TPP riboswitch aptamer (THI element) from a Paracoccaceae bacterium, 99 nucleotides, folded computationally. The organism belongs to Paracoccaceae, within Bacteria.
RNA sequence: UCAGAUACCUCGGGGUGCCCUUCUGGGCUGAGAUGCGAAAGCGGACCCGUUGAACCUGAACCGGAUCAUACCGGCGGAGGGAAGGUGCUUGAGGAUUUC
Repeated sequence: UCAGAUACCUCGGGGUGCCCUUCUGGGCUGAGAUGCGAAAGCGGACCCGUUGAACCUGAACCGGAUCAUACCGGCGGAGGGAAGGUGCUUGAGGAUUUC
């Protein structure tokens, strides 16, 4: 100097649910379906940050299932998509000095 592992700090990205109902609650998928507010917006939880399927686009897409849905599969490793710093440690390479 480069690379790897790891810890910490600071920061960033993200989410149009569906159904039943006596309106109070219940059911389904999911990590997550949330609180306040008239709204704008501000929070909580959760997930994800390039080794990136978190999430968005295509999409009022295609097939299947369902009472229904962004439920399952396809589309599809398609196109996009948010990270820096410090410590410690390991390995490799280089430079200098001494014997």